Context: one part of a larger RNA
RNA sequence: UGAUGUUGAAGGAACUCGGCAAAAUGCCUCUGUAACUUUGGAAUAAAGAGGACCUUUUUUUGGGCAACCGUAAAAAGGUGGCACAAGCCAGGGAGAAGCGACUGUUUAUCAAAAACACAGGACUCUGCUAACACGUAAGUGGAUGUAUAGGGUCUGACGCCUGCCCGGUGCUGGAAGGUUAAUGCGAUGGGUGCAAGCCUAUUUCUGAAGCCCCAGUAAACGGCGGCCGUAACUAUAACGGUCCUAAGGUAGCGAAAUUCCUUGUCGGGUAAGUUCCGACCUGCAUGAAUGGCGUAACGAUUUCUCCGCUGUCUCCAACAUCAACUCA
Numbered sequence: 001u002g003a004u005g006u007u008g009a010a011g012g013a014a015c016u017c018g019g020c021a022a023a024a025u026g027c028c029u030c031u032g033u034a035a036c037u038u039u040g041g042a043a044u045a046a047a048g049a050g051g052a053c054c055u056u057u058u059u060u061u062g063g064g065c066a067a068c069c070g071u072a073a074a075a076a077g078g079u080g081g082c083a084c085a086a087g088c089c090a091g092g093g094a095g096a097a098g099c100g101a102c103u104g105u106u107u108a109u110c111a112a113a114a115a116c117a118c119a120g121g122a123c124u125c126u127g128c129u130a131a132c133a134c135g136u137a138a139g140u141g142g143a144u145g146u147a148u149a150g151g152g153u154c155u156g157a158c159g160c161c162u163g164c165c166c167g168g169u170g171c172u173g174g175a176a177g178g179u180u181a182a183u184g185c186g187a188u189g190g191g192u193g194c195a196a197g198c199c200u201a202u203u204u205c206u207g208a209a210g211c212c213c214c215a216g217u218a219a220a221c222g223g224c225g226g227c228c229g230u231a232a233c234u235a236u237a238a239c240g241g242u243c244c245u246a247a248g249g250u251a252g253c254g255a256a257a258u259u260c261c262u263u264g265u266c267g268g269g270u271a272a273g274u275u276c277c278g279a280c281c282u283g284c285a286u287g288a289a290u291g292g293c294g295u296a297a298c299g300a301u302u303u304c305u306c307c308g309c310u311g312u313c314u315c316c317a318a319c320a321u322c323a324a325c326u327c328a
Base pairs, nucleotide, nucleotide: 001323002322003321004320005319006318007317008316010314011313014312019309027051028050029049030048031047036041038157052079053078054077055076056075057074058073059072061070062069063068080084092307093306094305095304096303097302098301099299100298104116105115120155121154122153123152124151125150126149132141133140134139158294159293160292161291163224164223165222168221169220170217171216172215173214174213177212178211179210184205186203187202188201189200190199191198192197225243226242227241228240229239252286253283264280265279266278267277268276
């Protein structure tokens, strides 16, 4: 000096990105227990009290024929200690937000999460030799199943809801029409042959799917405007005009895991708060199953605050063991 421990005056998070680490709590009995809530919970909520040993009394119950030996409890009185769940073991707690409903799963070896899954919801395909998948095939799975079944995609408990747009892309449907390959019936030529014929060029018509075309469809991929004016202070604009569009963002939420300007402005908390909470709305660039907004319970999740607690710190010190180092 380092490692692992133990202890520490006064203070008690002043440390730090952050209470990281440590400390504290911890058991049993009794009392008592809030908001909120899906009425199940929240809850060991929180907050308190007692606990050793001895004596007496009253009960308790097990064994025993009984004497008696144990078990459990209550009440009263007393004894000792610094300390009585005397060691080990053994929850810190509360409040407010974000995200995800939950238990679960995951990057074996830097990520455990808000990611995945999930029950529930929706769309779509599939009538059975099913769709779909593997395989060149035979065949196999699906399934010894049969639409209350099976496959695919999206969403993700529950509650309240899920607006407008089918112009583009996709999908589905469509006895007309356009386009069109091979083919087919012809037409007009050329070469060759005595001829039958064979070869060949051009061309009208014929001609499927597809595409064009016509519809439908957004819990399909996706999308959801601009400018100008206007009210008897000012400001603002319920209102009007105009251009464009397939349609111009509804309900909600909103400086947000989304807000650039921005430490926005106001309020709260602090002596002092780029974080946090509640509002406002000027949404650079929110928004409804790419789900929107809430939500009890849950979380080795993220953020903020408080109580307790402490060597995290003010500010370090001592001790124990091990190592390093010096000497032998």

Record summary
This is a predicted structure of a 328-nucleotide part of an RNA (large-subunit ribosomal RNA, domain IV) from alpha proteobacterium SCGC AAA288-G21. NCBI's taxonomy places the organism under Bacteria, Pseudomonadati, Pseudomonadota, Alphaproteobacteria, Candidatus Pelagibacteraceae. The coordinates come from a structure-prediction model, not an experiment, and the mean pLDDT is 88. Rfam family: Bacterial large subunit ribosomal RNA. Its family is annotated with ribosome and structural constituent of ribosome in the Gene Ontology. The sequence was found in a public genome assembly.